[in-house]
């Protein structure tokens, strides 16, 4: 320098005028009261005002109500290597196995087919308890023949052909009528046992046995987890007594249990329901440092950072550059997925050239 | 917010417990018939099965992620 891998950052900048949302203060006004309080109508001033995805609503949690989410049986759903992180997760990190790449790296729904059932079109004899198509063989048995031999009954999964897949452990020797793990030697896969290393998945070595098609993103089995509803949740009274399970509800069914709904008493609050609260200080964020390979966690110091309810960021002018993409909060967070013009930086790999 | 459904030819739909050439009706085009047209008869064309990745020997069909369209339901007064 070229080609590439991976991890981050950024998302036009500055200024003037003006508009919008909510906040604080001052003045005026109104009300109560007497120098204070309240209302927030009007004016002025001050400072604040969307994102990395605010999106899809695909997972997980907080919060709220129903018991603090309860017990048992069944059903249903989700997940699936190991260890860790986390409030939790189906997320993330590291590692193991497998696959791809020269490599940096990337991908991985990665438990069980050795519990059972199902399925494997067409072709093919046969698609999985092998009813042998072609081929190979007549040792045994029976029949024919004087005999050579032929036929029957059969044997054979080594060879051919079909197919995605053919009985599923290859090579050699023996064996046999012909053959075959039928026997032996060596080699290979998986499960099991032992030893060593590792927290573990697993890796390596040894051993005897002798397990063998695929499919679980087919049913299923094993293990783990899951109560339901959602801010249109929900609250705007508390205490206390009574009633019966008579009814209803707490969104899968049954059983048990429990709470609320129901009626009354006492005290309290107040007409705003087109309202107020929930509503933005939270698993928050920035920096330094410590622990950890990392995800992440601890300590210290700082920051204050939208809160609407028809729903606020717009318009315009000037300067400047790399000429500006996708896109707008609605209870809040952690992830995932998807959209995105470009720009910048760190680490690493392969190649070429030079020193 | 929650629950759910659909996407296959120009239009309306079937196929979706995997099996290869993906079908039907209407429409379109051509031919026959008719004096001409319609109807009728015969034939033909027309498909990334919304999209991408995967599972499988094999995917419209099974799984996951997206895109587009649609339906239902719900507080207080």
């Nucleotide at each position: 320098c070229c080609a590439g891998a991976u991890c981050g950052c950024u998302a036009g900048a500055c200024g003037g005028c003006u508009a919008c949302u909510g906040g604080u203060g001052u003045a005026u006004g109104c009300a109560g009261a007497u120098u204070c309080u309240g209302c927030g109508a009007u004016a002025c001033a001050c400072g604040a005002g969307a994102g990395g995805a605010a999106a899809g609503u695909c997972c997980g949690g907080g919060c709220a109500g129903c018991a603090c989410a309860g017990a048992g049986c069944a059903a249903c759903g989700a997940c699936a290597g190991u260890c860790g992180c986390u409030a939790a997760c189906g997320g993330c990190g590291a590692c193991c196995g497998c696959g791809c790449g020269c490599g940096a790296g990337c991908g991985u729904a990665g438990g069980g087919a050795a519990a059972g059932u199902g399925c494997c079109a067409c072709a093919g004899a046969a698609a999985c308890g092998a009813u042998a198509c072609c081929g190979c063989c007549u040792a045994a048995u029976u029949c024919c023949g004087c005999g050579a031999g032929g036929a029957a009954c059969g044997g054979u999964a080594a060879g051919g052909g079909u197919g995605a897949a053919a009985g599923g452990a290859g090579u050699g020797c023996g064996g046999u009528a012909a053959g075959a793990g039928c026997g032996c030697a060596c080699a290979g896969c998986g499960a099991c046992g032992u030893a060593u290393g590792g927290u573990g998945a697993c890796a390596u070595a040894c051993g005897g046995a002798g397990g063998a098609g695929g499919u679980a993103a087919a049913c299923c089995c094993u293990g783990u987890c899951g109560g339901c509803u959602g801010c249109a949740a929900g609250g705007a009274g508390a205490u206390u007594g009574g009633a019966u399970u008579a009814u209803u509800g707490g969104c899968u069914g049954c059983u048990c249990g429990u709470c609320a709904a129901c009626c009354g008493a006492u005290c309290g609050a107040u007409u705003a329901a087109a309202u107020c609260c929930g509503c933005u200080a939270g698993a928050u964020u920035u920096g330094u440092u410590c622990g950890g390979c990392a995800a992440c966690g601890g300590a210290c110091a700082g920051a204050g950072u939208a809160g609407a309810u028809a729903g606020a960021u717009g318009g315009u002018c000037g300067u400047u550059c790399a000429c500006g993409a996708c896109a707008g909060a609605a209870c809040c967070c952690g992830g995932c997925u998807u959209a995105u013009c470009g720009g910048c930086g760190g680490u690493c790999u392969g190649g070429c050239a030079c020193u | 917010g929650c629950a759910c459904c659909c996407g296959u030819a120009g239009c309306u739909c079937a196929g979706c417990u995997g099996g290869a050439u993906a079908g039907a009706g209407c429409g379109u085009u051509g031919g026959c018939u008719u004096g001409c047209g319609g109807a009728g008869c015969c034939a033909a064309a027309g498909g990334u099965c919304g999209u991408g990745c995967g599972u499988u020997c094999g995917a419209a069909u099974c799984g996951c992620g997206c895109c587009g369209g649609g339906u239902g339901u719900a507080c207080c007064a």

The prediction has a mean pLDDT of 76. This is a predicted complex of two RNAs, RNase P RNA and transfer RNA, with 432 nucleotides together. Rfam match: Bacterial RNase P class A. Rfam's curators write: Ribonuclease P (RNase P) is a ubiquitous endoribonuclease, found in archaea, bacteria and eukarya as well as chloroplasts and mitochondria. It is annotated as a ribozyme.